Overview
The RNA shown here (Bacterial RNase P class A) has 352 nucleotides and comes from Granulosicoccus sp. Rfam family: Bacterial RNase P class A. By type it is a ribozyme. It is recorded under the gene name rnpB. The model forms 97% of the base pairs in the Rfam consensus. The source organism's lineage runs through Bacteria, Pseudomonadati, Pseudomonadota, Granulosicoccaceae and Granulosicoccus. Its mean pLDDT, the model's own confidence on a scale to 100, is 80.
[in-house]
C1' cells in the first nucleotide's frame, strides 16, 4: 500500500419563522385563544417463529395432524441466544450445519456392468484333482469338457477394508505384521465426546431418513377488523333440512360433559361514537457474580397513540455531505434492504 474477516456507534446537526397531532395548565358560556412538554426505525419491512392480552368457556381424555431434533446452560417462551462436542468450507482471520435412529420395517439408486445387498464371473489366472482328443525330442505341450478363483483388468457415483510378507495349482484375512473398523475396559469431562492407552474380534449384515417410517420432547382455537359499552335501524319477511335414537357447544375424529332447539339459502334495514390505546417480561447508569448469553441489587427516568390516517415548508450555517425507508394492541427473536465512521484480527506485495 492492497484485499478480506469480525464487532461496535450513528442514521445529518444547530438557529430563526410559519404550519401539524397528543397531553397538561390558564382563559373563554361555547365555537375559540395563549403557554408548556413530547412526537416514527435499526430495521418500523417480511408476517417466518415465540409469547403477553381478549373471547370461545369453562370438564376432561384419546387418536389423528403439525413442529423441533448433538451436549450443557440462558430466557416468560421459542425453531432464538451463549458456551462446548462432532462434521464441513477457506492459506488464514473466520464462517456454515435440516447434527436422534438404516441391527424395527418398507422403498429408492436410470443407463452401464458378470454382479447394486445376505448383491458376482465378462476379459482374465489355474490345470493340483477328474475326463476327452491331438502332437511328441517321452521331459512334456496344445485345445476342449467338468471344475477352482475374485489378487489383476473393465463398467459405474458407488463393487465384498488398505499396504506388505507368507501360503496356494492359481488365488483369497486363508494366516501373520502394521493401519483401519467393531465391542469391552481404563483415564479425562456434568455431558455430547476424546485418547500416540489397554484388551479382544478376522471384521464390512454397504448407501440413502430436507425418502416413507421409528424414537424422544412440545402443541386447544380464533384474533384488536379480539373484546366491552352507548346509539341507530329493521321485513316478528319467504323457503328448505334435522328434530330427543335429534340439534348445538372456536381446526378434524371418537369417548365424555353441558345446554335444549339448531343449521342452510334468498331478500330487506342500520353500521355513528366511546373504550380497548400505552408505565412495560420498559429503558439507561453503577456494583456484584458468571468464559458468556445473562442474573441479582441499587439509582435515575417516562421517550407517539393517529383513525382517508399527525412531524412539513422556508432561510442561514456547520459537517463525516446523510442510504434503506413511516408506528396503527404490545413485546422477545430471526430473515431481508442499506450509507458513513471507529476498533481489533488475517493474508499478499514493496521498502527499511
Nucleotide at each position: 500500500g492492497g484485499a478480506g474477516u469480525u464487532g461496535g456507534u450513528c442514521a445529518g446537526g444547530u438557529g430563526a419563522u410559519c404550519g401539524c397531532g397528543a397531553c397538561c395548565u390558564g382563559u373563554u358560556a361555547u365555537u375559540g385563544c395563549a403557554g408548556g412538554u413530547c412526537g416514527a426505525g435499526g430495521a418500523a419491512a417480511g408476517u417466518c417463529c415465540g409469547g403477553g392480552c381478549u373471547c370461545c368457556a369453562a370438564a376432561g381424555g384419546a387418536c389423528a395432524a403439525g413442529g423441533u431434533g448433538c451436549c450443557a446452560g440462558g430466557u416468560a417462551a421459542c425453531g432464538c441466544c451463549u458456551g462446548g462436542g462432532g462434521g464441513g468450507u477457506g492459506u488464514g482471520a473466520a464462517c456454515c450445519c435440516a447434527c436422534g435412529g438404516c441391527c424395527a420395517g418398507u422403498g429408492c439408486a436410470g443407463c452401464a456392468g458378470a454382479g447394486a445387498g445376505u448383491a458376482g464371473a465378462c476379459c482374465g489366472c489355474c490345470u493340483a484333482a477328474g475326463u476327452g482328443a491331438g502332437a511328441u525330442u517321452c521331459g512334456u505341450c496344445u485345445c476342449g469338457c467338468c471344475g477352482g478363483u475374485a489378487a489383476g483388468g473393465g463398467u459405474g457415483a458407488a463393487a465384498g477394508g488398505g499396504u506388505g510378507c507368507g501360503g496356494u495349482a492359481a488365488g483369497a484375512g486363508c494366516g501373520c505384521a502394521c493401519c483401519g473398523c467393531g465391542u469391552c475396559g481404563a483415564u479425562g469431562g456434568c455431558a455430547a465426546c476424546a485418547u500416540u492407552c489397554g484388551a479382544u474380534g478376522g471384521c464390512a449384515u454397504g448407501g440413502u431418513a430436507a425418502a416413507c417410517c421409528c424414537c424422544a420432547c412440545c402443541u386447544g382455537g380464533a384474533g384488536c377488523a379480539a373484546g366491552a359499552c352507548c346509539a341507530a335501524a329493521u321485513a316478528g319477511g319467504g323457503g328448505a333440512a334435522c328434530g330427543a335414537u335429534g340439534g348445538c357447544g372456536u381446526g378434524g375424529u371418537c369417548c365424555g360433559c353441558g345446554c335444549u332447539g339448531u343449521u342452510c339459502c334468498c331478500g330487506g334495514g342500520u353500521a355513528g361514537g366511546u373504550u380497548g390505546c400505552u408505565a412495560g417480561a420498559g429503558a439507561a447508569g453503577c456494583a456484584u457474580g458468571g468464559c458468556g448469553a445473562c442474573a441479582u441489587g441499587u439509582u435515575u427516568u417516562c421517550c407517539a397513540g393517529a383513525u382517508g390516517a399527525a412531524u412539513g415548508a422556508u432561510c442561514a450555517u456547520c459537517c463525516u455531505c446523510g442510504a434503506c425507508a413511516g408506528a396503527a394492541c404490545c413485546c422477545g427473536g430471526c430473515u431481508u434492504a442499506u450509507g458513513a465512521c471507529c476498533a481489533a484480527c488475517u493474508c499478499c506485495c514493496a521498502c527499511u